[in-house]
Context: one part of a larger RNA
Molecule: small-subunit ribosomal RNA, 5' domain
Organism: uncultured bacterium
RNA sequence: AACGAACGCUGGCGGCGUGCCUUAAGCAUGCAAGUUGAACGGAGUAAUCUCUAUUGAUUAUUUAGUGGCAAACGGGUGAGUAACACGUAGUUUAGUUGUCCUAAAGAGGAGGAUAGUUGCGAGAAAUCGUGAGUAAUACUCCAUAAUACCUAUGGGUUAAAGCUUAAUGCACUUUAGGAGAUGACUGCGGCCCAUCAGGUAGUUGGUAGGGUAAAGGCCUACCAAGCCUAUGACGGGUAUCCGGCCUGAGAGGGUGAUCGGACACAUUGGAACUGAGACACGGUCCAGACUCCUACGGGAGGCAGCAGCUAGGAAUUUUCCGCAAUGGACGAAAGUCUGACGGAGCAACGCCGCGUGAAGGAUGAAGGUCUUUCGGGAUUGUAAACUUCUUUUAUAUGGGAAGAGAAAGGACUGUACCAUAUGAAUAAGUCCCGGCUAACUACGUGCCAGCAGCCGCGGUAAUACGUAGGGGGCUAGCGUUGUUC
Numbered sequence: 001a002a003c004g005a006a007c008g009c010u011g012g013c014g015g016c017g018u019g020c021c022u023u024a025a026g027c028a029u030g031c032a033a034g035u036u037g038a039a040c041g042g043a044g045u046a047a048u049c050u051c052u053a054u055u056g057a058u059u060a061u062u063u064a065g066u067g068g069c070a071a072a073c074g075g076g077u078g079a080g081u082a083a084c085a086c087g088u089a090g091u092u093u094a095g096u097u098g099u100c101c102u103a104a105a106g107a108g109g110a111g112g113a114u115a116g117u118u119g120c121g122a123g124a125a126a127u128c129g130u131g132a133g134u135a136a137u138a139c140u141c142c143a144u145a146a147u148a149c150c151u152a153u154g155g156g157u158u159a160a161a162g163c164u165u166a167a168u169g170c171a172c173u174u175u176a177g178g179a180g181a182u183g184a185c186u187g188c189g190g191c192c193c194a195u196c197a198g199g200u201a202g203u204u205g206g207u208a209g210g211g212u213a214a215a216g217g218c219c220u221a222c223c224a225a226g227c228c229u230a231u232g233a234c235g236g237g238u239a240u241c242c243g244g245c246c247u248g249a250g251a252g253g254g255u256g257a258u259c260g261g262a263c264a265c266a267u268u269g270g271a272a273c274u275g276a277g278a279c280a281c282g283g284u285c286c287a288g289a290c291u292c293c294u295a296c297g298g299g300a301g302g303c304a305g306c307a308g309c310u311a312g313g314a315a316u317u318u319u320c321c322g323c324a325a326u327g328g329a330c331g332a333a334a335g336u337c338u339g340a341c342g343g344a345g346c347a348a349c350g351c352c353g354c355g356u357g358a359a360g361g362a363u364g365a366a367g368g369u370c371u372u373u374c375g376g377g378a379u380u381g382u383a384a385a386c387u388u389c390u391u392u393u394a395u396a397u398g399g400g401a402a403g404a405g406a407a408a409g410g411a412c413u414g415u416a417c418c419a420u421a422u423g424a425a426u427a428a429g430u431c432c433c434g435g436c437u438a439a440c441u442a443c444g445u446g447c448c449a450g451c452a453g454c455c456g457c458g459g460u461a462a463u464a465c466g467u468a469g470g471g472g473g474c475u476a477g478c479g480u481u482g483u484u485c
Base pairs, nucleotide, nucleotide: 001484002483003482005481006480007479008478009477012354013353014352015351016350017349018347019346020312025310026309027308029307030306031305034069035068036067039066040065042063043062044061045060046059047058048057049056076265077264078263086189087188088187089186090185091184092183095182096181097180100178101177102176103175104174105173106172108142109141110140111139117132118131119130120129121128122127148157149156150155162170163169191237192236193235198228199227200226203225204224205223206222207221208220209219210218240262241261242260243259244255245254246253247252267288268287269286270285271284290301291300292299293298318344320343321342322341326340327338328337329336330335357389358388359387360386367380368379369378370377371376394422395421396420397419398418399417403412429474430473431472432471433470434455435454436453440469441468442467443466444465450457451456
């Protein structure tokens, strides 16, 4: 000098930040990912028309299900990881890419199912079985077929979906290019221990094959015997990495909270499915531990999302408001959703700013303390009283935004801010005073009680302990402890 700090004493206000560093311990409750009726058939409700009535039709509206897109983003945490994980510079003639942009070509015909629904049934529940029947931008087949793909030049292979307004738009298929994203590989760089010295059999290389979007022992078979290592292999310990942050004149040293980039993880371990993208925090399956429900047959769950609870701890906040802004998902749009985000709340946790009054005022008042020749003197001290003034702040009343680019729309919020009124009114502590180190006396105590960062104080005159008066430092803080330079 610094801090995500804690503790003691104290505490008026505002702005901007920051706030489980410990148990990647366990979690009650609510919310955190939906959207689309302009893909689809139903079902419900309301209105209108038709009908003697039943019924039928139309319109509006709601949406459980099928389908599409999103859910791989956003948000959290740092357990693991000493590694191409990260940083930096490159390689990919060894790759992939939904949505978006540009360009070219196309979009012909047909079919069978299935959920919802309904009948029956099983179950405590979670949920499930079976019969009937229905739609699609769901699924399948045929056709068409290149500047695409495969072949070794003969040829062969591969697609599609419609919906809707009345101004048409949005979708669909294939191909090429782009943007952005992403996979893989490589050089170099950054911890400790040699009281870790040898390590390695898919190991090192080759051939052939498999696998992948893609090179490769990535995997398999066979063949060879290599490969790494004191320039530290192997083993052990510790640890996410970086931009940065702290310190320092710098070089360095320390660190990796908040913010930004990358990585890894999502109760523990394993696995794949779907998909452009996951081996997927709020998806699936299996196994383990734990918790809960049960009619004992069987089921349900995963806060390292936002709040909140328990525990641990020296220690870390509200079960708040809003989608008004910014951004995101879906939608043609209106819009819906969004604990991202914008805000408010709590905490002197930090930084910054402001205030707790200003001027005058000597009888140097009273009181306190010290001193005294007991007359007095010194000091507190212009300090107070008193006079004049001001109103930041406070309180009350009234007004009142911007943030919202073109109509409307503001959570914050009657907030910021402005005006008026009242009245010095509402507001000072803490540590120290032997030297280092700014600041001294009295009394008490008597190696006791105690102090102490170091030196050291205290055994009867203690400026070092305790109290008082006085003084010094900093100030809504002050001091202590911890840690780093």